[in-house]
Context: one part of a larger RNA
Molecule: large-subunit ribosomal RNA, domain II
Organism: Chloroflexota bacterium
């Protein structure tokens, strides 16, 4: 891991509701007893319990009573129960099953290990050479020095022995801690044998929370014990109907609960519901506005203040600041002279049986929600962020589209069909259907990612200037004189700078547009003539494009091929396209009508996605009772098969097997397995 078997809402008491049955103003026995073949059936037993009247604190009154002065008002009361059986809940019990870490009690452990006590044992070999002592030397004597002797030491090197610092191997090992190579101690606080001692709220400890028999912040075993578990996991056959919630309030409450909300079932009511229309209401949002409250810009007017002048005071002035007031133009969730659309409340009418609404009762589940669109708050007008309100989807929804995708778009799967029509979205190929029609745009592979900003890209539409009295561009020619204007300056001559910017000749020509020179010179422009001959500039709005544009998967920012349309915009006609709709046939739910032998049948309309959950109807297993059966002419079981039923399931036939078994109607349950890191066995 697979297979087989086992494996989870039970039982008792009490209580409530529903169904069903008995009796009924009554119902019923309990313990116990009698009798009996029985999981039977029957008889006795009326103690007790429930009901039959309530109200009031009570006296008390009574279909009423209490309050009250009340005959008012109000509160409570004024409708058959009871005993079985079955089922749904609740309570108390282990109470659907398995699961703690822990707590407590009584015992068992120091043959491991910690420390201690008693008594034994062990430490190759080598080195160093303390004290003391002897001799010599020295001295007045010592001290000292030298030579010997001596053999101290938690001394040195290093086996046994003990330890475990490093590395590698090992890591389903040789081994639940080892091996190999090195390492440390090795006369000591050394190592070790045997016997004994200390025990869990404890011992022992050169403290490491270490050790106390391979897991010790409190050992192990048994018991209390099925501790408790607001937690996790699991919870076994089928079909049919309906179908949620992730909210509010409270909560030592926030991943739990209780009540309400939302679901279901029953009973009652019978359109009360909902939608639409008309009419009648309340309201201060969006918008707008500035009349209030505030904010805020420019101008005017003008108190006051600042600066300056004057000064004893007074006064004058100001390109400063500025209240109030006036004009113009603005802003506001906590501003409003105004003010919608929706929504909300009500009345009437119409449509409408939808599993509408409402009431009472039984049973729940839900209290982590997610994204998307709209209206706001928080945040950075950040977040796949957070928090409210309104809608949708997912949750609990499959199908088609978006390449792929819970929450987006279309659309809600009763079953079957080798039939049809459509939705979103599509129609060159992958890939079903237009290489469809018309008019435009785009040249960027834009399409097929991105901003401020930038740009003679290109299309459309305005405004304006010049222009056949010849514009714009280009070419040819002119572009002069007073004058080198004055000043400044070393110089300043159109062209460093300052001032002024006149006059003349002219078709025209600046006291000079730019380059240039030390300054001149030189080139050029404005301006003018000619050549040419039709549009040329400026600006605004707008469509589609360009740049801005650097990353980590492989080209990788069309799903791919590929496309100049197979891109974009506006129109149009076809077609494809889903579990939508239709067609044909079948099943089911609910309602209505008719028939009925009360089992049901026929017809019409309608319904049938579904988690938690509620309700309904069934299948199968084991056993019991009753009835009628099968079986050695072959039971159960096994196995094969193209049968029946909507399904759980059920027949029939063959083979195998070799002794019991099923059917109908009732009843009782150790009643259904794929999951619980389930349990046991086999492989």
């Nucleotide at each position: 891991g697979c297979c087989u078997g086992c494996g989870a809402g039970u039982u008792a008491a009490u209580u409530u509701c529903u169904g069903u049955g008995g009796c009924a103003a009554g119902g019923u026995u309990a313990a116990g007893g009698g009798a009996g073949u029985g999981a039977c059936a029957c008889c006795c037993g009326g103690a007790g319990c429930c009901g039959g009247a309530g109200c009031g604190a009570a006296a008390g009154c009574g279909a009423g009573u209490c309050u009250g002065a009340a005959u008012a008002g109000g509160g409570c009361g004024g409708c058959a129960g009871u005993c079985g059986c079955a089922g749904g809940g609740a309570u108390u019990a282990g109470a659907c099953a398995c699961g703690a870490a822990a707590c407590c009690a009584g015992g068992u452990g120091a043959g491991c290990u910690a420390c201690c006590c008693a008594u034994g044992g062990c430490c190759a070999g080598g080195u160093u050479g303390a004290a003391g002592c002897g001799g010599g030397u020295c001295u007045a004597a010592a001290c000292g020095c030298c030579c010997g002797u001596g053999g101290a030491g938690g001394a040195c090197c290093g086996a046994a022995c003990c330890c475990a610092c490093u590395a590698a191997u090992g890591u389903u090992g040789c081994a639940a801690a080892a091996u190999u190579a090195g390492g440390g101690g090795a006369u000591g606080a050394g190592c070790u044998g045997u016997g004994g001692g200390u025990a869990g709220g404890g011992g022992u400890g050169a403290u490491a929370u270490g050790c106390c028999a391979a897991a010790c912040g409190a050992a192990c075993c048994u018991g209390g014990a099925g501790a408790u578990a607001g937690c996790u996991u699991g919870u076994u056959c089928u079909c049919c109907c309906c179908g949620a919630a992730a909210u509010a309030g409270c909560u030592u409450u926030a991943g739990g609960g209780c009540u309400a909300g939302c679901g279901u079932c029953a009973u009652g009511u019978g359109u009360u519901a909902a939608a639409u229309a008309a009419c009648g209401g309340a309201g201060g949002u969006a918008g707008a506005g500035c009349a209030c409250u505030g904010a805020a810009u420019g101008g005017g007017c003008u108190a006051g203040g600042g600066g300056g002048c004057u000064c004893a005071g007074a006064g004058c002035u100001u390109a400063c600041c500025a209240a109030a007031c006036c004009c113009a133009a603005u802003c506001a969730a906590a501003c409003u002279c105004c003010g919608a659309a929706u929504g909300c409340c009500g009345u009437u009418a119409u449509u409408c049986g939808a599993g509408a609404g409402c009431a009472u009762g039984g049973c729940a589940g839900u209290c982590g929600g997610a994204c998307u669109c709209c209206g706001g708050g928080a945040g950075a007008u950040g977040a796949g962020u957070u928090u409210c309100g309104g809608g949708g989807u997912c949750g609990a929804a499959a199908g088609g589209g978006a390449a792929a995708g819970a929450g987006c778009c279309c659309a809600g799967a009763u079953c079957a069909a080798c039939a049809g029509c459509u939705a979103a979205g599509g129609u060159c190929c992958c890939c079903a259907a237009a290489u469809c029609u018309g008019u435009a745009c785009u040249a960027a592979g834009u399409g097929g990612g991105a901003a401020a900003c930038g740009a003679u890209g290109u299309g459309a539409g305005g405004u304006u200037a010049c222009u056949g009295a010849a514009a714009c561009a280009a070419c040819c020619a002119g572009g002069a004189g007073g004058u080198u204007g004055g000043c400044u300056u070393a110089g300043a001559a159109g062209c460093a700078g300052c001032c002024a910017c006149c006059c003349u000749u002219u078709a025209a020509a600046a006291a000079g547009u730019g380059c240039g020179u030390a300054a001149c010179a030189g080139c050029u422009u404005a301006c003018u003539g000619g050549u040419c001959g039709a549009g040329u500039g400026a600006u605004c709005u707008u469509g589609c494009g360009c740049g801005g544009a650097a990353a980590a998967u492989u080209u990788a920012a069309c799903g791919g091929g590929g496309c100049u349309a197979a891109g974009u915009a506006c129109a149009g006609u076809a077609c494809c396209g889903a579990a939508g709709c239709u067609u044909u046939g079948g099943a089911c739910u609910u309602c209505c009508g008719c028939c009925u032998u009360u089992g049901g049948g026929c017809g019409g309309a309608u319904u049938u996605g579904g988690u938690a959950g509620g309700g309904g109807a069934g299948c199968g297993u084991u056993c019991u009772g009753c009835c009628a059966g099968c079986u050695g002419a072959g039971a159960a079981g096994a196995u094969u098969g193209a049968c029946c039923g909507a399904g759980a399931g059920g027949a029939c036939a063959g083979u195998u097997g070799g002794a019991g078994c099923g059917g109908g109607c009732a009843g009782a349950a150790g009643u259904g397995a794929g999951a619980a890191u389930g349990c046991a066995g086999a492989c």